Source information: Small-subunit ribosomal RNA, 5' domain from an uncultured bacterium, 526 nucleotides, folded computationally.
Context: one part of a larger RNA
RNA sequence: GAUGAACGCUAGCGGCAGGCUUAACACAUGCAAGUCGAGGGGAAACGAUGAUUGCUUGCAAUCAGGCGUCGACCGGCGCACGGGUGCGUAACGCGUAUAGAAUCUGCCUUACACAGGGGGAUAGCCCAGAGAAAUUUGGAUUAAUACCCCAUAGUAUUGUAGAAUGGCAUCAUUUUACAAUUAAAGAUUUAUUUGGUGUAAGAUGACUAUGCGUCCUAUUAGCUAGUUGGUAUGGUAACGGCAUACCAAGGCGACGAUAGGUAGGGGGUCUGAGAGGAUUAUCCCCCACACUGGUACUGAGACACGGACCAGACUCCUACGGGAGGCAGCAGUGAGGAAUAUUGGACAAUGGGCGAGAGCCUGAUCCAGCCAUGCCGCGUGCAGGAAGACUGCCCUAUGGGCUGUAAACUGCUUUUAUACAGGAAGAAACUCCUCUACGUGUAGAGGUUUGACGGUACUGUAAGAAUAAGCACCGGCUAACUCCGUGCCAGCAGCCGCGGUAAUACGGAGGGUGCAAGCGUUAUCC
Numbered sequence: 001g002a003u004g005a006a007c008g009c010u011a012g013c014g015g016c017a018g019g020c021u022u023a024a025c026a027c028a029u030g031c032a033a034g035u036c037g038a039g040g041g042g043a044a045a046c047g048a049u050g051a052u053u054g055c056u057u058g059c060a061a062u063c064a065g066g067c068g069u070c071g072a073c074c075g076g077c078g079c080a081c082g083g084g085u086g087c088g089u090a091a092c093g094c095g096u097a098u099a100g101a102a103u104c105u106g107c108c109u110u111a112c113a114c115a116g117g118g119g120g121a122u123a124g125c126c127c128a129g130a131g132a133a134a135u136u137u138g139g140a141u142u143a144a145u146a147c148c149c150c151a152u153a154g155u156a157u158u159g160u161a162g163a164a165u166g167g168c169a170u171c172a173u174u175u176u177a178c179a180a181u182u183a184a185a186g187a188u189u190u191a192u193u194u195g196g197u198g199u200a201a202g203a204u205g206a207c208u209a210u211g212c213g214u215c216c217u218a219u220u221a222g223c224u225a226g227u228u229g230g231u232a233u234g235g236u237a238a239c240g241g242c243a244u245a246c247c248a249a250g251g252c253g254a255c256g257a258u259a260g261g262u263a264g265g266g267g268g269u270c271u272g273a274g275a276g277g278a279u280u281a282u283c284c285c286c287c288a289c290a291c292u293g294g295u296a297c298u299g300a301g302a303c304a305c306g307g308a309c310c311a312g313a314c315u316c317c318u319a320c321g322g323g324a325g326g327c328a329g330c331a332g333u334g335a336g337g338a339a340u341a342u343u344g345g346a347c348a349a350u351g352g353g354c355g356a357g358a359g360c361c362u363g364a365u366c367c368a369g370c371c372a373u374g375c376c377g378c379g380u381g382c383a384g385g386a387a388g389a390c391u392g393c394c395c396u397a398u399g400g401g402c403u404g405u406a407a408a409c410u411g412c413u414u415u416u417a418u419a420c421a422g423g424a425a426g427a428a429a430c431u432c433c434u435c436u437a438c439g440u441g442u443a444g445a446g447g448u449u450u451g452a453c454g455g456u457a458c459u460g461u462a463a464g465a466a467u468a469a470g471c472a473c474c475g476g477c478u479a480a481c482u483c484c485g486u487g488c489c490a491g492c493a494g495c496c497g498c499g500g501u502a503a504u505a506c507g508g509a510g511g512g513u514g515c516a517a518g519c520g521u522u523a524u525c526c
Base pairs, nucleotide, nucleotide: 001525002524003523005522006521007520008519009518012378013377014376015375016374017373018371019370020336025334026333027332029331030330031329034077035076036075039074040073042070043069046068047067049064050063051062052061053060054059055058084289085288086287093214094213095212096211097210098209099208100207103206104205108202109201110200111199112198113197114196116150117149118148119147126139127138128137129136130135156181157180158179159178160177161176162175163174164173165172166171186194187193188191215261216260217259222252223251224250227249228248229247230246231245232244233243234242264286265285266284267283268279269278270277271276291312292311293310294309295308314325315324316323317322342368344367345366346365350364351362352361353360354359381412382411383410384409392402393401394400395399418462419461420460421459422458426453432447433446434445435444436443437442438441470515471514472513473512474511475496476495477494481510482509483508484507485506491498492497
């Protein structure tokens, strides 16, 4: 000098930041991922309308998917993002630089081409059951942008036979011929609407490989059998002992293998003149994980925090037959600890998901609450005022000195606090309405609408010094000195050291010094 700090004493305000460093300990409760009726069969609830009935004459019941809408269900997209944590990992994990002639890529953009015909189911609904529950069985019946079959087919894939060009070993690109294989879906408010299928390219994202760098221990010196390489096959989006079979006997190591310990990595941060050292809180990028261990499914993408299955530990329900759960999401609880906040508001803005849109969802986010935890700023008055007042303390004591312009007293100001009044920016848009231009669905102009924070920030007015100072130290280092008490006691102390009867070092007081809404102590780093 610094800190995600803690503790002691103290405390007026604001702005901006930060806030479980310990038990990746266990978790009550609520919320954190939905959305689309312009894909579908439909109609449980609500509402409007109409009809019928009852009648208390304006209420109730019933009926009507015809309407607004819509629970559950089928289907699509999303749930792989966003948010959390740092257990593991000394590794191509990370950083940096390359390569992919060894790769994939939903939504988005561009270009070309296409969308013909048919079929069988299933959820829901209905009927009948089982079970305490979770849940589940059978029958009948129905739809789709769900599923399947046929057709069509190329700049697609595969195979065979060639050609040209290029290169970096395998080869790559372009191209010719033949054969085989594989597509599609409609919807509505009828529009240059939107969606569907194939191919090519782009963008974005992901994956893989390699060079170099990446903590401590030799009181760890040898390690290795899928081990190292080859052939073949399988597998993968793709290369590869990735896996399997066979063959060979290799591979790594004092330039530190192997083993053990510790640890997420980086941008950064702290310190320092720098070199360096230390560190990885907040914010950003990458990685890993989601009660513990394992496994795959779905999907463009996961081996998936709020999905599935199995095993385990733990907790809970049970009618004892059987079931349910996973806060290292946001709040919150217990425990641990020196120690770390509210079971708050809003989707107004930014961003995300779905949707044609209106919109819905969003503990991401934006805000508010708590905490002097930090940084910064402001204030606690200003000017005059000497009888140098009183008190207090001290001395060489009829007298002086300090406190001290300090107070009283006089004048002034009103930041801040208080009261009252006014009162934002953040809002641009989307939607809707009107108009203009032409390329007729795009652009532009005008209008309309939308604020959690918040009656907040800010501004004005009113009265009145009114509402606001402490903490540590004073032997030397180190700025600041005397008295009293104590008497190697009580105690102090960072180091030297102080205290045994005049202690500037202990305790108190007066005075002083330093910082100041803080000041000290402790811990840690340079």